Notes:
This is a predicted structure of a 61-nucleotide RNA (Fluoride riboswitch aptamer (crcB RNA motif)) from an Alphaproteobacteria bacterium.
RNA sequence: AAUUUUCGCCGGGAUGGAGUUCCCCUGACACCGCCGUGAGGCUGAUGACUCCUGCUGCGUA
Numbered sequence: 001a002a003u004u005u006u007c008g009c010c011g012g013g014a015u016g017g018a019g020u021u022c023c024c025c026u027g028a029c030a031c032c033g034c035c036g037u038g039a040g041g042c043u044g045a046u047g048a049c050u051c052c053u054g055c056u057g058c059g060u061a
Stems, first nucleotide, its partner, number of pairs: 011024003016052006033042003
């Protein structure tokens, strides 16, 4: 100096922020929702839980 493995960090898990936890990936990867031939259609600010913000529906003042 190079290569490989392990651990940790970083990064990521379909649109925002925070905490906890799980999973994936690392010098390019992880990731970039589903149905439908097409037209077009459907769910959700979470990977999961909780809180906040935004959006939507209903009711009351």

Its mean pLDDT, the model's own confidence on a scale to 100, is 76.